[in-house]
RNA sequence: GCAGAUGUAGUUCAAUGGUAGAACGCUUCCUUGCCAAGGAAGAGGUUGCGAGUUCGAGCCCCGUCAUCUGCU
Numbered sequence: 001g002c003a004g005a006u007g008u009a010g011u012u013c014a015a016u017g018g019u020a021g022a023a024c025g026c027u028u029c030c031u032u033g034c035c036a037a038g039g040a041a042g043a044g045g046u047u048g049c050g051a052g053u054u055c056g057a058g059c060c061c062c063g064u065c066a067u068c069u070g071c072u
């Protein structure tokens, strides 16, 4: 330099163009003499960034950034 993959909650990952979810973690409460375990509720997201298409974009198109892989 060229090609490809990935980027979503604190972490690991989902999500047919139609209200962004789960597990673990975190907070509060219940249970217990205390801890652990268990149960209930809750908080937490400009879907890497920008632009376009569309009634509507995490998803499609373009650019860009970061990481990884391959080729040279």
Base pairs, nucleotide, nucleotide: 001071002070003069004068005067006066007065010024011023012022013021018055026042027041028040029039030038048064049063050062052060

This is a predicted structure of a 72-nucleotide RNA (transfer RNA) from a Candidatus Dojkabacteria bacterium. The sequence is in RNAcentral, with records from ENA. Its Rfam family is "tRNA".